[in-house]
Context: one part of a larger RNA
């Protein structure tokens, strides 16, 4: 070393892309590295094992055989991997020709509403709460009418609806641009899969520099509550939320479930495409696919629950787990402005 395990008990890296490695479709020829067989050499002695013999047995001593599961050369075989060459299309791309999309960046354009300013009309309250107060208002609020500014978000549509590798995305319009899907037919012809290091994106917050700032709002002030209120509620009110540009690299980054791939009952909604078949037309019915859900069969699960979107049966490949606590902490080491973040222990304890 042949362990068992990751949905909730410890355990899937947040998420793609990809080196190096591992693994890989069908058919032929040919090779003989792995592989199988045979042969020689060699594997020292003593020991262990079989079988003899000697001390009275026995320990001990000896005499022979076996192993010594292995090395080297050598002659063989040719399924199965490798490796060379030849072809194939089922795997995987590529062309045609249509479909939906809040799938990215850019500009640019509208209306609702909230706040502010300006003018009208108007007069004494508003606001706020459980109940007030602090506020704000005779220097004219609130409320209502018209006019203007200026920021963020974009009601209804909207939907267990849709896209997107994850984070995530929602108002029109116009450019740029990736991806997915179907249906038929051509074309490449294993070109595939997964990925240790690496690389990119990555919600909030939080940080650099320069703008912006309507509402909301950590700090903070102030009012009240209360024994006490560094809070739950009120008044107010900065950073911060918004842009640009550069960092940050986290999260219950969740399906708490890694990626591909095959194989195994059904039923129901729905979203996108395709074909039939009925219909005057519109509702429709079958049937195929790619999605996204409820249900449920074997089957698995400790039970919950999963159940063709599996957590069922199998493959290929990476990650992680190994009692609680000390600890995701300490010391190095990278990374960062900095907050920090990665990577990661021990003594001690139960």
């Nucleotide at each position: 070393c042949u362990g068992g395990g990751c949905g909730u008990a410890a355990a899937g890296c947040g998420u793609a892309c990809g080196u190096a490695g591992g693994c890989g479709g069908u058919u032929u020829a040919g090779u003989a590295a792995g592989u199988c067989a045979g042969a020689u050499g060699u594997g020292a002695a003593a020991g262990c094992c079989c079988u003899g013999g000697g001390c009275u047995c026995a320990a001990c001593c000896u005499g022979g055989g076996a192993a010594c599961u292995g090395c080297a050369u050598u002659u063989g075989a040719a399924a199965c991997u490798g490796c060379u060459g030849a072809a194939c299309u089922a795997g995987a791309g590529u062309g045609u020709g249509g479909u939906a999309g809040a799938g990215g960046g850019a500009a640019g354009u509208g209306g609702a509403a909230u706040u502010c300013c300006g003018g009208g009309u108007g007069u004494a309250g508003c606001g706020g709460u459980g109940a007030a107060a602090u506020g704000c208002g005779u220097a004219g609020a609130u409320a209502u009418c018209c006019g203007g500014a200026g920021g963020a978000a974009c009601a209804c549509c909207a939907g267990u609806g849709g896209c997107g590798a994850a984070g995530g995305c929602g108002a029109c319009u116009u450019c740029c641009u990736g991806g997915a899907c179907c249906a038929a037919c051509a074309c490449u012809g294993a070109c595939g899969c997964u990925g240790a290091g690496g690389u990119a994106c990555g919600a909030a917050a939080g940080c650099g520099u320069g703008g912006g700032u309507a509402g909301c709002a950590a700090a903070c002030a102030g009012g009240a509550u209360u024994a006490g209120a560094u809070a739950c509620c009120c008044u107010g009110g900065u950073a911060g939320u918004c842009c640009a540009c550069g960092c940050c690299g986290u999260a219950a980054a969740c399906g708490a479930u890694g990626u591909c791939a095959a194989c195994u009952a059904g039923u129901u909604g729905u979203u996108g495409g395709g074909a039939g078949c009925a219909u005057c037309u519109u509702g429709g019915c079958u049937c195929u696919u790619a999605g996204u859900a409820a249900c449920g069969u074997a089957g698995c699960u400790a039970a919950c629950g999963c159940g063709a979107u599996a957590a069922g049966u199998u493959g290929a490949c990476c990650g992680c787990c190994u009692g609680g606590g000390g600890a995701g902490u300490a010391c190095g080491g990278c990374c960062g402005c900095a907050a920090g973040g990665u990577u990661a222990a021990a003594a001690c304890u139960c």
A computed fold for a 350-nucleotide part of an RNA from Sedimenticola thiotaurini, annotated as small-subunit ribosomal RNA, central domain. Lineage of the source: Bacteria > Pseudomonadati > Chromatiales > Sedimenticolaceae > Sedimenticola. It was read from a public genome assembly. The prediction has a mean pLDDT of 90.